[in-house]
Large-subunit ribosomal RNA, domain VI from Pedobacter rhizosphaerae, 250 nucleotides, folded computationally.
The source organism's lineage runs through Bacteria, Bacteroidota, Sphingobacteriia, Sphingobacteriales and Pedobacter.
The sequence was found in a public genome assembly.
Context: one part of a larger RNA
């Protein structure tokens, strides 16, 4: 731009792509078959391997939020507690989010027409003959089926609702996100829990500072205590103010 008014939400599905792998083991059954030795078709069910999708409840990683521990040095006058650089100064853990080594699930049944191939019924050519009329069965391959995208399918479908004079929508703009490269999409804008921040909490860490006891002391105990909390839950405290722009033919 375009689907001949403009909108605003749900879909039809024409066509596109993506799956489609396979192994042991039980059982059928030591059955059918075989002299025997071996040993099944069909059919049921358990369990793995690669591949794939989606998730974080276990388990594990990451985790420059965080929390402790410690060197060296310098800074807050000194102690005492702390800061600040040293690779995040090392070191131990570690929520949340990514994440696999962790969970879950998938391929399939099914139908429909067939390939080779087996076949009924059959003449031509009084017999045979699966084939010439007719008719059947048959595969991991074709169509559907599951899985996503799909009316610029220009063949541009289709439902329901709103809007007829400056409206229905929609932009900008703000607060943000589990969305993100911009954009783009989601969820809010006071008639408000969007985000910050405040409370409380799961959760981390591991018992803070002072001060009391106790102990000649190191230290120990009041004290699962301080700190922190990307989650969850409440609450207008503080920012989403009021505005403003697009917005129809015949």
């Nucleotide at each position: 731009c375009g689907u001949a008014g403009g909108a605003a939400u749900u879909u039809u599905g024409a066509g596109u792509g993506g799956g489609g792998c396979u192994g042991a083991c039980c059982u059928u059954a030591g059955u059918a078959c075989g002299a025997g030795a071996g040993g099944a078709c069909c059919g049921g069910g358990u369990u793995g391997g690669a591949c794939u999708a989606g998730c974080c409840u276990c388990u594990a990683g990451u985790g420059a939020a965080u929390c402790u521990g410690u060197u060296g040095u310098u800074c807050c006058g000194c102690c005492a507690g702390g800061g600040g650089c040293a690779u995040u100064g090392c070191a131990g853990a570690g929520u949340a989010g990514c994440u696999a080594c962790g969970c879950u699930g998938g391929g399939a049944a099914u139908a429909g027409a067939u390939a080779a191939g087996c076949g009924c019924u059959g003449a031509a050519a009084g017999c045979a003959u699966c084939u010439a009329a007719g008719u059947g069965c048959g595969a991991a391959a074709c169509u559907a089926g599951c899985c996503a995208c799909g009316a610029g399918a220009u063949g541009a479908g289709a439902a329901u609702u709103c809007c007829a004079u400056a409206u229905a929508g929609g932009g900008c703009c703000g607060u943000a996100g589990c969305a993100g490269a911009c954009u783009a999409c989601u969820a809010c804008g006071u008639u408000g829990a969007u985000a910050g921040g405040u409370u409380a909490u799961a959760g981390a860490u591991g018992u803070a500072a002072a001060g009391a006891u106790g102990g000649c002391g190191a230290c120990a105990u009041c004290a699962c205590a301080g700190u922190c909390g990307a989650g969850u839950a409440a609450u207008a405290c503080u920012a989403a103010u009021c505005a403003c722009c697009c917005g129809a033919a015949g």